[in-house]
Molecule: Lysine riboswitch aptamer
Organism: Caviibacterium pharyngocola
RNA sequence: UACUUGUGUAGAGGUGCAGCCAUUAUAAGUAUUUUUUCUGAGUGGAUAACGAUGAGGAAAAAUGAAAGGAAUGGUUGCCGAAAUCAGUUGAAAGUCAUUUUAACUGGUUGGGGGCGUCUUUGAAAGAAACGUCACUGUCAUAGUCUUUUUUAGUCACUAUGGAGUGCUACUUGGUUA
Numbered sequence: 001u002a003c004u005u006g007u008g009u010a011g012a013g014g015u016g017c018a019g020c021c022a023u024u025a026u027a028a029g030u031a032u033u034u035u036u037u038c039u040g041a042g043u044g045g046a047u048a049a050c051g052a053u054g055a056g057g058a059a060a061a062a063u064g065a066a067a068g069g070a071a072u073g074g075u076u077g078c079c080g081a082a083a084u085c086a087g088u089u090g091a092a093a094g095u096c097a098u099u100u101u102a103a104c105u106g107g108u109u110g111g112g113g114g115c116g117u118c119u120u121u122g123a124a125a126g127a128a129a130c131g132u133c134a135c136u137g138u139c140a141u142a143g144u145c146u147u148u149u150u151u152a153g154u155c156a157c158u159a160u161g162g163a164g165u166g167c168u169a170c171u172u173g174g175u176u177a
Stems, first nucleotide, its partner, number of pairs: 001177002004174003008170004014079001016078009033062007042050002045096003082109012110136002113133005120127002138162007147153002
């Protein structure tokens, strides 16, 4: 110096990811509550609890929300950011189931978008999952172009393919020549 293989640090992809706060609309004149009338034994997943001193349902009048999700703005942390599936454990709701939430282990996904399907969720819009279509970033291979004195390499473009434990830059250690 070169090759190969590890460490550490810092970066890039862009309608980039996630959290928090505020405002607005929607949810909705819905749920709930009160009064009157009709009906009359259940309500509840199972229990507990409540119920002829009227459960539940229907009608009229009055009262009248909220959560989750969405849009906009601000701010924080970041680039397996994060999402999702399965399992285990803990916490909350009277108890079990169910649901929500947090952590750990393992698997999948480079990123965002359009379209379609489907079931889960949702009031809707959406979201998740699966499939498909191009786009985009990165690396490898092949080719063309540009530049350099020449091999060869650099820049740009095209095609094909791969995956984030990846890629780039710097740094440092080991092996080989």